[in-house]
């Protein structure tokens, strides 16, 4: 220098062909218990790596760019 993969909640990750942003764990609150744990219910938490474009509408398509990993030279 080139190719491919990946980047979504504090962590691990879904998101099918463009239209509702989600799960588990963690955190907080409540239930429960003599008390704690397990268990049950609820809540909070996100400018979907960043910038621009296409579109009525973008996590998803296009362009550029950054981080990480693998490979080639």
């Nucleotide at each position: 220098g080139g190719a491919c993969a990946u980047u979504u909640a504090g962590c691990u990750c879904a998101g099918c062909u463009g239209g509702g942003a989600g799960a588990g764990c963690a955190u907080u609150c409540g239930g429960g218990u003599c008390a704690c744990a397990u268990c049950c219910g609820a809540a909070a938490g996100g400018u979907c790596g960043c910038a621009g474009g296409u579109u009525c509408g973008a996590a998803c398509c296009c362009u550029g760019u950054a981080g990480u990993g693998u490979c080639c030279a």
This is a predicted structure of a 73-nucleotide RNA (transfer RNA) from a Lachnospiraceae bacterium. The prediction has a mean pLDDT of 83. It matches the Rfam family "tRNA". The family's RNA type in Rfam is transfer RNA.